[in-house]
RNA sequence: GCCAUUGUAGCUCAAUUGGCAGAGCAGCGCACUUGUAAUGCGCCGGUUAUGGGUUCGAGUCCCAUCAAUGGCU
Numbered sequence: 001g002c003c004a005u006u007g008u009a010g011c012u013c014a015a016u017u018g019g020c021a022g023a024g025c026a027g028c029g030c031a032c033u034u035g036u037a038a039u040g041c042g043c044c045g046g047u048u049a050u051g052g053g054u055u056c057g058a059g060u061c062c063c064a065u066c067a068a069u070g071g072c073u
Stems, first nucleotide, its partner, number of pairs: 001072007010025004019056001027043005049065005
């Protein structure tokens, strides 16, 4: 330098192929306990990497850029 894959909550990952952005762990509160842990219930947490385009509507489709991983030279 070229090619491929990936980028979504603090972390690990979904979102059924365009139609309400979710789960587990973590964090916080309450219950339970003599107390802690465990357990149960609830809450909080998002510019879907960035910027454009298509569309009534984009995490999803298209283009560019950035980053990570792998391959080729």
Description:
A computed fold for a 73-nucleotide RNA from a Chloroflexota bacterium, annotated as transfer RNA. Its Rfam family is "tRNA". Rfam describes the family as follows. Transfer RNA (tRNA) molecules are approximately 80 nucleotides in length. Rfam links the family to the GO term triplet codon-amino acid adaptor activity. By type it is a transfer RNA. Its mean pLDDT, the model's own confidence on a scale to 100, is 80.